[in-house]
Context: one part of a larger RNA
RNA sequence: UGACGGGGACCCGCACAAGCGGUGGAGCAUGUGGUUUAAUUCGAUAAUAAGCGAAAAACCUCACCAAGGCUUGACAUCAUGAUCAUAUUUCUAGGAAACUAGAAAGUCAGUUCGGCUGGAUCAAUGACAGGCGCUGCAUGGUUGUCGUCAGCUCGUAUCGUGAGAUGUACGGUUAAGUCCGGUAACGAGCGCAACCCUCAUCGUAUGUUACAUACAUGCGAGACUGCCGUGGUUAACACGGAGGAAGGUGGGGAUAACGUCAAAUCAGCAUGGCCCUUACGCCUUGGGCUACACACGUGCUACAAUGGGGAGUACAAAGGGUUGCCAAAGCGCAAGCUGGAGCUAAUCCUAAAAACUCUUCUCAGUUCGGAUUGAGGUCUGAAAUUCGACCUCAUGAAGUUGGAAUCGCUAGUAAUCGUGAAUCAGCACGUCACGGUGAAUACGUUCUCGGGUCUUGUACA
Numbered sequence: 001u002g003a004c005g006g007g008g009a010c011c012c013g014c015a016c017a018a019g020c021g022g023u024g025g026a027g028c029a030u031g032u033g034g035u036u037u038a039a040u041u042c043g044a045u046a047a048u049a050a051g052c053g054a055a056a057a058a059c060c061u062c063a064c065c066a067a068g069g070c071u072u073g074a075c076a077u078c079a080u081g082a083u084c085a086u087a088u089u090u091c092u093a094g095g096a097a098a099c100u101a102g103a104a105a106g107u108c109a110g111u112u113c114g115g116c117u118g119g120a121u122c123a124a125u126g127a128c129a130g131g132c133g134c135u136g137c138a139u140g141g142u143u144g145u146c147g148u149c150a151g152c153u154c155g156u157a158u159c160g161u162g163a164g165a166u167g168u169a170c171g172g173u174u175a176a177g178u179c180c181g182g183u184a185a186c187g188a189g190c191g192c193a194a195c196c197c198u199c200a201u202c203g204u205a206u207g208u209u210a211c212a213u214a215c216a217u218g219c220g221a222g223a224c225u226g227c228c229g230u231g232g233u234u235a236a237c238a239c240g241g242a243g244g245a246a247g248g249u250g251g252g253g254a255u256a257a258c259g260u261c262a263a264a265u266c267a268g269c270a271u272g273g274c275c276c277u278u279a280c281g282c283c284u285u286g287g288g289c290u291a292c293a294c295a296c297g298u299g300c301u302a303c304a305a306u307g308g309g310g311a312g313u314a315c316a317a318a319g320g321g322u323u324g325c326c327a328a329a330g331c332g333c334a335a336g337c338u339g340g341a342g343c344u345a346a347u348c349c350u351a352a353a354a355a356c357u358c359u360u361c362u363c364a365g366u367u368c369g370g371a372u373u374g375a376g377g378u379c380u381g382a383a384a385u386u387c388g389a390c391c392u393c394a395u396g397a398a399g400u401u402g403g404a405a406u407c408g409c410u411a412g413u414a415a416u417c418g419u420g421a422a423u424c425a426g427c428a429c430g431u432c433a434c435g436g437u438g439a440a441u442a443c444g445u446u447c448u449c450g451g452g453u454c455u456u457g458u459a460c461a
Stems, first nucleotide, its partner, number of pairs: 001461002003458003007455007015445002019409005026301008034292002042053002064287007073128001077127003080123005088105007108118003130276002133274003139270002141265003144261001146259001151190006157166003170181003196253004201221007224247001227241005303402001307361006319350003324343002329338003368399001373394007415437007
C1' cells in the first nucleotide's frame, strides 16, 4: 500500500421489512447430471452452467456410430502430358446409395492459321490440399461478473531515508469523486451528468393510399430549481407552493472507467505450437444426438364457481407478405380442401382474447382437470417406423393449493389476456417484441445478502 475480521461509524440497493403472485407437491414440455448404448457428437458447471451455444436434430444440418467406397483427394494454386469425339445429358447392368463397367447423343472461343493464345476436362506424379484433431494455462477478437457500482489515475508541487502520502481527508449535500464550504496543494484525464434515440403536450409545413380535432413525416417550442415562500454558512441544497401536458434525473432505451475471476470460447472466425496424411482427410446409405430404475434446473397446464360449458356482441398495438399473404363464396363435425378477388402494400390479406349481455352447471374427483391409450383422418415433405404438427370420436390418469426451503416485482409495474416476428418445407409450453384489463404495499434500516467511504487490529501478500 492492499487484502481480511463472527472490529467500529456513516450511506445505498426489491437487500430485509410491508404487500401481491409464484417455485418446491401433480401431469406434461424442455435443458442438465447419472445410467445405458455400436453411438447416445462437442462445449457451458456456485453466484457468473443447466428453454445455455442451438433464431428450429425426420434426410440435410452432423461434428458421433455401423456398413460400403475414394486416395493430389469434396475445395485452392503450380509444374508435365493428353483431348477439344472436352464438359454435359440419356440409357443398360450391378448396387442401399456413393460409385463402378458399358453404350448412345453431344461437339469451346479468339486467331497473325503456328496446337499460337485463352478456357475447360481427363491421366499420372510431386509440391500440396484437408482435419469441428489437442492446447482458451501460448494468443487475437468477442463475452459474462463485480456494476450503471462511483470510482480509477496523471502532471507539477509539497511531505517522507524509502515503499509511499497529499491532491481524492474533513463539515454539509447529491442518484453521483454531484456540487458548495474549507484545505499544501494547484490543475488535468478516464468514468458521473449532458449531448443521441424514443414516449407524453403544443405550434407549424407537407400529405401518394390518409384528408379529421385523427394519423404519418419533417422543422420548431417546451422543464431550467426558471418563479414565490420557509430552512440553510449570504452557499451547495432540502421542503412546500404557483403556473404547466409534464417538476426537480419527467418515463424508457442506447451508453459500462482502471481493473478482478490464468472466468468462458481453438466448435463462429482468425491464429502460434504439437499431432494425423490409403487417414484423426473425403463421399454415401442407415442409425444416433429423441434411450430411461433415478436426481436437479427452467417453464406450461391445472386442482375450479372471481369458475367450466353454450349463445350473442364490442375494442388494440407492433409486425410480416410475390417460390408469398391469401378475401368473398362453396364443401367438410373439424384439421383442412376447392376457389380465385385483391395486394410488390398507410390501398389488399394475415386478424384478437380476456371484457360485456343472456343462459346452464351447484361444490362433486364433478359439465373441474386433461395426461395416457385405441381408432379414423388432415397438412408439409422424395420420405413422418425409429422421430413432425394438427383434427375428430372414444378413453378419461395424477391432481382438492403443495414440507424444509426458495424466487420475481415499487406503477401503467406485478398479476392476467391475447397478438406478431425471427428461425422455418413442416414443427414453439422457448426467445424477442406488441398492445388490452390493471392492483396491493413500503412503518422503517435492528437483522440477512451485496456494494461504497472513513477508521481500527493483523503471526496474511
The prediction has a mean pLDDT of 82. A computed fold for a 461-nucleotide part of an RNA from a Patescibacteria group bacterium, annotated as small-subunit ribosomal RNA, 3' major domain. The sequence was found in a public genome assembly. It matches the Rfam family "Bacterial small subunit ribosomal RNA".